[in-house]
RNA sequence: GGAGUGGGCGAGGCGGUUGCCGCUCCGUCCCGAAAGGGACAUGGAGAGGAGGAAAGUCCGGACUCCGCAGGGCAGGAUGGUCGCUAACGGCGACACCGGGCGACCGGGGGAAAGUGCCACAGAAAACAAACCGCCCUCCGGGAUCGGCGCAGCCGUUCCGGGGAGCAAGGGUGAAACGGCGAGGUAAGAGCUCACCGCCCCGAUGGCGACAUCGGGGGCACGGCAAACCCCAUCCGGAGCAAGGCCAAGCGCACCCCAUUUUGGGACGGCCCGUCCCAGGGGGGAGGUCGGCCGCUCGAACUUCCGGGCAACCGGGAGGCUAGUCAAAUAACCGCCCCCGCCCGAAAGGCGGGAACAGAAUCCGGCUUAUGCCCCGCUCCGGCC
Repeated sequence: GGAGUGGGCGAGGCGGUUGCCGCUCCGUCCCGAAAGGGACAUGGAGAGGAGGAAAGUCCGGACUCCGCAGGGCAGGAUGGUCGCUAACGGCGACACCGGGCGACCGGGGGAAAGUGCCACAGAAAACAAACCGCCCUCCGGGAUCGGCGCAGCCGUUCCGGGGAGCAAGGGUGAAACGGCGAGGUAAGAGCUCACCGCCCCGAUGGCGACAUCGGGGGCACGGCAAACCCCAUCCGGAGCAAGGCCAAGCGCACCCCAUUUUGGGACGGCCCGUCCCAGGGGGGAGGUCGGCCGCUCGAACUUCCGGGCAACCGGGAGGCUAGUCAAAUAACCGCCCCCGCCCGAAAGGCGGGAACAGAAUCCGGCUUAUGCCCCGCUCCGGCC
């Protein structure tokens, strides 16, 4: 200098003033014999008042209600091994594979159970096949050179066609039926051999994933499971708008009283008449508005000790740390600190001190957002 990785903090610090939110105490008032309970427009005092992600709501649990003999099907999730945990799709350690010079990073059951798919290109995309090519042979034609027993024949070489063999080389593709070298062959080929890979068996080490070693097999088994599928494990549903308690008003059913020869109103000057309306009280069930509980003491937090490589576990001590519902957590001032600008410097002056974001039943995770913030450890390179 460039990288990798882990952790911490997150309105600069201190002080003050004025507010907001709920809580406790005092105070005042009411009920009560008391214990205690209730109210308070206002008053006094005290301690407290957003986050590392409170977010996304992606997993897992606590809690609540409903459901549930047991088992299976369907559906969903997960997937190396061993651990941790209340649980998990989370975390730790280790193993293997892949990437990187390295620190380090990424991945995840099974493709020899079955079915299916593999674009384009290519002969062929999976019981293999043959476009160019290689080789042998037959037929036809051409060329030149060589040989011979010389009007010819044989060989060499080229072109075209037929037949048989091969899969080494070329070519296509993301991927081509083990790789590479040697032998072998007409040319070739695990046809044979060495090494590597693969498969099977065994031994040793490891809790295990797996590793190492030995023996055997000539090679059978391309890829895709975020295609169906198979295997193993786990999963009942809905969620604090869960759920519970109290309960105006209106309506409901019941009882009592009054009323049907009544009362009120409209038409009308009045009467008759016609039309419209119907009361009071009581306790009750369910339950709307509304109120209360659930609600924050908890698999918690801080700190110390011990165990464990670690995740984590055990023990001691300490204090209580928002609990609201059109949902509080704000504004300002002073001093100091840091940064920038003005200034030749000092003094002084001016400006700035952030970003992402905001509890809503509570926890454990994951993911995403965020500051030219802070501190470690490690690797690679250069120089001294």
Molecule: Bacterial RNase P class A
Organism: Acidobacteriota bacterium